The part of an RNA shown here (large-subunit ribosomal RNA, domain III) has 384 nucleotides and comes from uncultured Meiothermus sp. Its mean pLDDT, the model's own confidence on a scale to 100, is 80. Taxonomically the source falls in Meiothermus (Bacteria, Thermotogati, Deinococcota, Thermaceae). Its Rfam family is "Bacterial large subunit ribosomal RNA".
Context: one part of a larger RNA
RNA sequence: GAGUAACGAUAAAAGGGGUGAGAAUCCUCUUCGCCGUAAACCCAAGGUUUCCUACGCGAUGGUCGUCAUCGUAGGGUUAGGCGGGGCCUAAGGAUAAGCCGAGAGGCGAGGCCGACGGACAACUGGUUAAUACUCCAGUCCUACUAUGCAGUGCGAUGGGGGGACGCUUCAGGCUAGGUGAACCGGAGCCAUGGACGAGCCCGGACAGAAACCCAAAGGGGGCUACAGGCAAAUCCGUAGCCCAGAUACCGGUGGGUGGUGUGGAAGCCGCAAGGUGACAACUCGCCGAAGCCAGGGAGCCGAGAAAAGCCUCUAAGCAUAACUGCAGAGUACCCGUACCGUAAACCGACACAGGUGGGUGGGUGUAAAUGCACCAAGGCGCGC
Numbered sequence: 001g002a003g004u005a006a007c008g009a010u011a012a013a014a015g016g017g018g019u020g021a022g023a024a025u026c027c028u029c030u031u032c033g034c035c036g037u038a039a040a041c042c043c044a045a046g047g048u049u050u051c052c053u054a055c056g057c058g059a060u061g062g063u064c065g066u067c068a069u070c071g072u073a074g075g076g077u078u079a080g081g082c083g084g085g086g087c088c089u090a091a092g093g094a095u096a097a098g099c100c101g102a103g104a105g106g107c108g109a110g111g112c113c114g115a116c117g118g119a120c121a122a123c124u125g126g127u128u129a130a131u132a133c134u135c136c137a138g139u140c141c142u143a144c145u146a147u148g149c150a151g152u153g154c155g156a157u158g159g160g161g162g163g164a165c166g167c168u169u170c171a172g173g174c175u176a177g178g179u180g181a182a183c184c185g186g187a188g189c190c191a192u193g194g195a196c197g198a199g200c201c202c203g204g205a206c207a208g209a210a211a212c213c214c215a216a217a218g219g220g221g222g223c224u225a226c227a228g229g230c231a232a233a234u235c236c237g238u239a240g241c242c243c244a245g246a247u248a249c250c251g252g253u254g255g256g257u258g259g260u261g262u263g264g265a266a267g268c269c270g271c272a273a274g275g276u277g278a279c280a281a282c283u284c285g286c287c288g289a290a291g292c293c294a295g296g297g298a299g300c301c302g303a304g305a306a307a308a309g310c311c312u313c314u315a316a317g318c319a320u321a322a323c324u325g326c327a328g329a330g331u332a333c334c335c336g337u338a339c340c341g342u343a344a345a346c347c348g349a350c351a352c353a354g355g356u357g358g359g360u361g362g363g364u365g366u367a368a369a370u371g372c373a374c375c376a377a378g379g380c381g382c383g384c
Base pairs, nucleotide, nucleotide: 013031014030015029016028017027018026032381033380034379035378040360041359042358043357046340047339050338051075052074053073054072055071056070060068061067080141081140082336083335084334085333087118088117092113093112098107099106100105122139123138124137125136126135142332143331144330145329147327148326149325150324151323152322153318154317158313159312160311161310166300167299168298169297170296172293173292174291177287178286179285180284181283183204184203185202186201188200189199190197205262206261207260212256213255214254215253218250219249220243221242222241223240224239225238226237228236229235263282267276268275269274301304346355347354362375363374364373365372366371
């Protein structure tokens, strides 16, 4: 320079009460304003205790501070079923054998590792200051072990099936969600001219095995033969024959219903927790998904992972075994789980107008939309 610029989005505050040495800034109530395909909610990454409670205010906080994502102390993350591992493989990686190179080193089938892909069993409610598909209650499921009963040619690192997949487009049936109600239930209300009314206002659910109901996909059965599937096969394949060719049968996915359980608003009372409403009602119609059935149908050319789990077949072997079904019983390991997560907690030197993947994302108006405007739930008024 200068007590100057600035105090970080122009979404906005005002009043009452409380606490306190001290209050524009903390708590609380009322009113006002802002977001509302977000400035709400759930997850992944990343962060790593920032979570909750008590006590603090020297520093941090662009002012203040009794407050805090700050200081000190104590507390907090509970799993057979959620995610990962004890399963599988992809690109790729590392590599016994083997090949190459003077060496360092390079390549390398099989096997191994490798996930955001495949496989695989849990829902509803309650509870804590702080966790919950983890605790508790209720209902349900998976694998393994031994036992009992019943049955059977059992058996794999091997054969076969399956898993198993593109793009575009489309039908059907559902559900989520929405909406209406003169019907059902409900504390209360009738103001200032009128209204005691089919009035105003609020709610009219969630989960749920078996059996049952509905709907759409999907699937023919048997016999014989065989130089194929690197052995074998009753499996697969190929060929022939017979039966059936359907509105049937099988199958058991989705939805509905379902004993029952849970939840249950406005308003009123209460500092709050909570109580009451309430033994609440819990019903019908309409709209309706990009979600589910689904691995659906059709068309097209650029012709669209693998392996395991799973089913089946036999080989060695075993049949004093092994496997299958049913029943009740027992057992069930390791890691993650707090909190932030379009952000003051991540990446940006900062409590930084920047950046950050997936899911949910209501109403009214508008031809429509995730657009625009206003609002709900919820969250904020951006630390002078």